A computed fold for a 74-nucleotide RNA from a Nanobdellota archaeon, annotated as transfer RNA. The coordinates come from a structure-prediction model, not an experiment, and the mean pLDDT is 81. Rfam family: tRNA. By type it is a transfer RNA.

RNA sequence: GCUCCCGUAGUUUAGCUUGGAUAGAAUACUGGCCUGCGAAGCCGGUGACCCCAGUUCAAAUCUGGGCAGGGGCA
Numbered sequence: 001g002c003u004c005c006c007g008u009a010g011u012u013u014a015g016c017u018u019g020g021a022u023a024g025a026a027u028a029c030u031g032g033c034c035u036g037c038g039a040a041g042c043c044g045g046u047g048a049c050c051c052c053a054g055u056u057c058a059a060a061u062c063u064g065g066g067c068a069g070g071g072g073c074a
Stems, first nucleotide, its partner, number of pairs: 001073005007067001010027004020057001029045005050066005
């Protein structure tokens, strides 16, 4: 230099193929219940689509460019 894959809560991830419901779950954190205290369990809360632009009535999803990570070729 060429090419392929990936990027979503603190972490692990579903959803992307085939655009449309408040972006779902686990875990972590946190409040409460429970307990002599704690753990476990139960109930609740907080928190995310890598960035920019385009297409569209509507974009996590499609398109283009960038950024970051990984693989292959040279």